This is a predicted structure of a 1399-nucleotide RNA (small-subunit ribosomal RNA) from a metagenome.
[in-house]
RNA sequence: GUCGAACGGUCCUUCGGGACAGUGGCGGACGGCUGAGUAACGCGUAGAUAACCUAUCCAGUGGUGGGGGAUAACCCUUCGAAAGAAGGGCUAAUACCGCAUGAGUUCCCUGGGUGAAAAUCCCAGGGAGGAAAGCCGUAAGGCGCCACAUGAGGGGUCUGCGUCCUAUCACGGUAGUUGGUGGGGUAAUGGCCUACCAAGCCUUUGACGGGUAGCUGGUCUGAGAGGACGACCAGCCAGAAGGGGACUGAGACACGGCCCCUACUCCUACGGGAGGCAGCAGCGAGGAAUCUUGGGCAAUGGGCGAAAGCCUGACCCAGCGACGCCGCGUGAGGGACGAAGGCCUUCGGGUCGUAAACCUCUUUUGUGAGGGAAGAAGUUCUGACGGUACCUCACGAAUAAGCCACGGCUAACUACGUGCCAGCAGCCGCGGUAAUACGUAGGUGGCGAGCGUUGUCCGGAUUUACUGGGCGUAAAGGGCUUGUAGGCGGUUCGUUAAGUCCGGUGUGAAAUCUCCCGGCCCAACUGGGAGGGGCCAUCGGAUACUGGCGAACUGGAGGUGGGCAGAGGAAAGCAGAAUUCCCGGUGUAGCGGUGAAAUGCGUAGAUAUCGGGAGGAAUACCAGUGGCGAAGGCGGCUUUCUGGGCCUGUCCUGACGCUGAGGAGCGAAAGCGUGGGGAGCAAACCGGAUUAGAUACCCGGGUAGUCCACGCCCUAAACGGUGGGUGCUAGGUGUGGGGGGUAUCGACCCCCUCCGUGCCGCAGCUAACGCUUUAAGCAUCCCGCCUGGGGAGUACGGCCGCAAGGCUAAAACUCAAAGGAAUUGACGGGGGCCCGCACAAGCGGCGGAGCGUGUGGUUUAAUUCGAUGCAACGCGAAGAACCUUACCAGGGUUUGACAUGCUAGUGGUACCGGACCGAAAGGCGAGGGACCCUUCGGGGAGCUAGCACAGGUGCUGCAUGGCUGUCGUCAGCUCGUGCCGUGAGGUGUUGGGUUAAGUCCCGCAACGAGCGCAACCCUCGCUGUCAGUUAAAUCUUUCUGACGGGACCGCUGGGAUAAACCCAGAGGAAGGUGGGGAUGACGUCAAGUCAGCAUGGCCCUUACACCCUGGGCUACACACACGCUACAAUGGCCGGUACAAUGGGCUGCCAAGGCGCGAGCCGGAGCUAAUCCCUUAAAGCCGGCCCCAGUUCAGAUUGCAGGCUGCAACUCGCCUGCAUGAAGGCGGAGUCGCUAGUAAACGCAGGUCAGCACACUGCGUUGAAUACGUUCCCGGGCCUUGUACACACCGCCCGUCACGUCAUGGAAGCCGGCAGCACCUGAAGCCGCUGAGCCAACGCGCAAGCGAGGCAGGCGUCUAGGGUGAGGCUGGUAACUGGGACGAAGUCGUAAUAAGGUA
Repeated sequence: GUCGAACGGUCCUUCGGGACAGUGGCGGACGGCUGAGUAACGCGUAGAUAACCUAUCCAGUGGUGGGGGAUAACCCUUCGAAAGAAGGGCUAAUACCGCAUGAGUUCCCUGGGUGAAAAUCCCAGGGAGGAAAGCCGUAAGGCGCCACAUGAGGGGUCUGCGUCCUAUCACGGUAGUUGGUGGGGUAAUGGCCUACCAAGCCUUUGACGGGUAGCUGGUCUGAGAGGACGACCAGCCAGAAGGGGACUGAGACACGGCCCCUACUCCUACGGGAGGCAGCAGCGAGGAAUCUUGGGCAAUGGGCGAAAGCCUGACCCAGCGACGCCGCGUGAGGGACGAAGGCCUUCGGGUCGUAAACCUCUUUUGUGAGGGAAGAAGUUCUGACGGUACCUCACGAAUAAGCCACGGCUAACUACGUGCCAGCAGCCGCGGUAAUACGUAGGUGGCGAGCGUUGUCCGGAUUUACUGGGCGUAAAGGGCUUGUAGGCGGUUCGUUAAGUCCGGUGUGAAAUCUCCCGGCCCAACUGGGAGGGGCCAUCGGAUACUGGCGAACUGGAGGUGGGCAGAGGAAAGCAGAAUUCCCGGUGUAGCGGUGAAAUGCGUAGAUAUCGGGAGGAAUACCAGUGGCGAAGGCGGCUUUCUGGGCCUGUCCUGACGCUGAGGAGCGAAAGCGUGGGGAGCAAACCGGAUUAGAUACCCGGGUAGUCCACGCCCUAAACGGUGGGUGCUAGGUGUGGGGGGUAUCGACCCCCUCCGUGCCGCAGCUAACGCUUUAAGCAUCCCGCCUGGGGAGUACGGCCGCAAGGCUAAAACUCAAAGGAAUUGACGGGGGCCCGCACAAGCGGCGGAGCGUGUGGUUUAAUUCGAUGCAACGCGAAGAACCUUACCAGGGUUUGACAUGCUAGUGGUACCGGACCGAAAGGCGAGGGACCCUUCGGGGAGCUAGCACAGGUGCUGCAUGGCUGUCGUCAGCUCGUGCCGUGAGGUGUUGGGUUAAGUCCCGCAACGAGCGCAACCCUCGCUGUCAGUUAAAUCUUUCUGACGGGACCGCUGGGAUAAACCCAGAGGAAGGUGGGGAUGACGUCAAGUCAGCAUGGCCCUUACACCCUGGGCUACACACACGCUACAAUGGCCGGUACAAUGGGCUGCCAAGGCGCGAGCCGGAGCUAAUCCCUUAAAGCCGGCCCCAGUUCAGAUUGCAGGCUGCAACUCGCCUGCAUGAAGGCGGAGUCGCUAGUAAACGCAGGUCAGCACACUGCGUUGAAUACGUUCCCGGGCCUUGUACACACCGCCCGUCACGUCAUGGAAGCCGGCAGCACCUGAAGCCGCUGAGCCAACGCGCAAGCGAGGCAGGCGUCUAGGGUGAGGCUGGUAACUGGGACGAAGUCGUAAUAAGGUA
């Protein structure tokens, strides 16, 4: 929950019947939910049950006779707040209890059968036990009941195989543990339970422990193999607040039953009670997040009932959520050389874009109206969904588009804003003023009712490699050997059939998946059929291979005879050289040591040298990519003991073999323990040096130790960075050991062969380097090991150790790499070769002084700006008083000082402009006064006003062009084709010579070519020809100019090869590119310049533009750079006198003459210049003075007086005269130039320029010294080597310390969790014992009572839980502490990378 057709009763009644609590029956063990637990026979699969059960249902057999005593309900009484309870009384049954019967059944005994096996199954016989209920119906009959038994379905139990991670859980686990016997228990086997006996049982094929987890069909992914997962649906298991327990029953240890303990919630009168959503809805909380307190039993299914029917949040429907899958729409056609608007723009235009508008059309969807199902099986009735799906009509483009992206991967680009900010980011990475990477916009790409993000899994990832990887150097061979388990294993025959292969049968649930067919318009979804399922079981077959068994063989392996080499090992003894020490002799002042020194030793006699002695350690030569050993390792000689190997010959055993997880042994050096020993050497330590420091490198000392014995330690770049075994695969050439052939005086050669050890090398392999019969080749067997870097070979745990420490071995966190090999560069306190005024050899300077100029700094209103190692600093400046001028102060202008266009105006217009104001700019303005064209109207130009615009030396040289500097006038830099290499790339261009040169020659897998070099060009030197002005004339030369010649290693000799070429010589004006110039490869330095010019972008616009006056760029404690003049006698001064070249000149050079001390002035001839002028060159030479002194040196500074230019010399020019006469006596460290007509010295001219030159650019005059040489400094070229560098050594990079952040180890303790152990306590309950209290049925008895049987109660075993205690495992937290990781610019040093400066 249902049944009144099991029963008594109560109530209602239309008198037909109906309702209800209770007794009784059946069902509440199904269905529904969940996955906590469980690593288990839990699940899956295949089996077993000769060890079992089964209510209802089906087929069947036999029976259903006759009795008895109670008890709910009900009535009465009592207790309680309630829940509920107690006592007394009455009554029924399909409730309960005896008796009878027994086909069959159960138990005992006997016999037979099946079978591998029987106390158990089947058959037969004997004995004993043991059943039942009635109800409905007038009846027939129906439904029940009892016993037996068959089937179906459902279960119980057992077994094989499969089923996650962890060994930092292992000489481990286990006492009911393993087995036996007896007993108990169950439906049933069993140690399931119990007593006793035995000591077993499990485990590296992973026991035990820990962690995690429901299992499966399947799902997702994947080519597959696999990997991950186990939502929905289906099967099984488990659970029902946590824990324990039984009762009832066919079935439970029972989700919506019972009892107990615990936690929690609620009620309470405080005495006691009640409860269990992991059922359906719903609520709270938590959370990033997950729905309606809906309708219906119409269908399907379930329970009860004879049935009607009742019940059913199972189920069928509806609701919510784009959560997923599927389908559909948001309109279709036409429509511009293309509206508006947006965006971009090179301003022309482009694009959104036929997109829109507009015209025509359609109506899925939507709205309204009408019709309207199937789903019902059961001819009637019954529909929650639902007036739903669907159909028809009407209306109207109407109701309907978003999201992400646009740097590469990856499909899609511009503008603006921002300025390492804000932000983006999957990885690489974007953003620091032009961002396709941020934000926005326009455009574009992708997908679309979705799009993007996040999380998880698989894939890609052959990146755990079974399919399908590796280990020389990238991560990875165990330090070596021995050997256990295991794995693998020679030849032949037979047998077996385990592996293997084939076939049959069974099974592999359904759903899912694949194929075919079908139903909803299609699809999603769904129906039917087929297929596949490797596994498993069983039967039959095959026998090549593997395995098992048997027999045999000799080639693997082992034994045996003979021979051989060896630093193989252990022990004992012996030897000589050397070092040191001691004694003695000789001998005297040093020795020793280093880059140089010092410490140290030595006059107390060292070092040196001679003799004697002591002691310890190690064994020169031989000695060799020689030998031996498993590795570590082994080196004088002799003896003893001992291991292994090789060669050769005969015979024997007969696969006895290989490898080897664990295990065991050995194992350099250092180190440790005990005891010895101690010469030399030498950590630590002490001194001396070095150095910024020097706890180092170097030097002087020196203790452990090194040595011996015994015992530990057990590591290494224990390396061939290459595990062991076997077989196979071209060669060549050394060397060690053995054998043979040949030959000989001889084993001297030569040839063959086995074993070992090296080098070269084919095929092959390799990322490359490289390896290559001693493989890293081709195969096979076994073991070990690897899986990004750091953290870390660390922590914790365990084991070992006396200790030091070893072995095993993580995680958090963090990074976008770490790494290998090779390539090209760059670099090196690497190497080789070679250049250069690079050094050296010389000459003269700079650095010191004064002055000039530039720069830094400072100052200032401003001292405008730029240039900054070489390669800025007498640079932009070839010339700042105004100007220049960009700076500052002040005064002014605003279409502007300048350009172009447009509009309007203007005729006394443009233009000139006295006076006046003003510092000027400018303002005002009397007056004067035009031009071109013309169709005569006017137009142009000009001017005025306005609008567009001008203007900017404002910023960015790190947005640019152009130009320039520098390496560097160095000799290099490249390309095409070919060849080599997987590739970067190489070759060519390297090599041998030679050159100034990638110059040339030779060689060469290269052959050619380009840019550079050289040459061509200019100039000087010699010369020819031609021409020529300068004026008295002629000629030659000089001279000037144009065009030529000349020089090419051409000639001779020598060297070099056959060359390129080199050396010497001749000739020549010139000789080996004759001197000089111009000429600057690919590139480097984000080199320099936005201020020379040009120019993108940004910025200013009554100012960052423009004009003007004045000032400043000229400042001055200082510092640096480049110069001038000097410091004097090779000089200074005075007088005389000689010789150039280049140049310049008409707003110019300026002669003669004159004046002035002079600068200069006057003057004006000449010259547009080979004509005239600048224009006397100076040093030099001749003569004189000075006499070494701050001078007759030097000339700064200052005063006065002048001259010149200029609008103007105050700030701020140059020059002259007189006067003044400073520092300075050759310059520290350091540093520059120059190799011949050079340096040095001397003057001259020019440009700039009104004026101003110590600067610059040129010119001539006089005119040297030195170069042995390339070791060193600097720069450069080529080859080679190393590299951890590649913004390339001004590189990279290490460790401590300091600061911040993060994770983590240790830690006195503190707080939890888990599972056990010992003891105490111990509910409910089953079981056992007891049961003097209690009890209707049956027996005896007249009865009382007794018996049989039972109940309460008591006791006991077990036991959930609780308590106490000692430990175990595992977390959290913690003062303090250890290291670690990470963090733009911190400190100290320099360890590594180059020979990294000590490999």
The prediction has a mean pLDDT of 86.
Its Rfam family is "Bacterial small subunit ribosomal RNA".
The sequence is in RNAcentral, with records from SILVA.